[in-house]
RNA sequence: GCCGGAAUAGCUCAGGUGGUAGAGCAUCUCAUUCGUAAUGAGGAGGUCGGUGGUUCGAGUCCACUUUCCGGCACCA
Numbered sequence: 001g002c003c004g005g006a007a008u009a010g011c012u013c014a015g016g017u018g019g020u021a022g023a024g025c026a027u028c029u030c031a032u033u034c035g036u037a038a039u040g041a042g043g044a045g046g047u048c049g050g051u052g053g054u055u056c057g058a059g060u061c062c063a064c065u066u067u068c069c070g071g072c073a074c075c076a
Stems, first nucleotide, its partner, number of pairs: 001072007010025004019056001027043005049065005
């Protein structure tokens, strides 16, 4: 330098053929218990790596770009 993949909640990950984002764990509240754990119920938490574009509408499509991973090439 070229090709491919990944980036979404604190963590691990989903997200069909564009229609306004979810699960588990963790966290908070309540119930249960003499108390803790466990268990049950409920809540809060992210505008999706960044910028721009297409569209009535973008996590999803397009361009550029950042970081990481893999492969190839170059470098005597």
Background: This is a predicted structure of a 76-nucleotide RNA (transfer RNA) from a Gammaproteobacteria bacterium. The RNAcentral record of the sequence draws on ENA. It matches the Rfam family "tRNA". Gene Ontology term of the family: triplet codon-amino acid adaptor activity. The family's RNA type in Rfam is transfer RNA. NCBI's taxonomy places the organism under Bacteria, Pseudomonadati, Pseudomonadota, Gammaproteobacteria.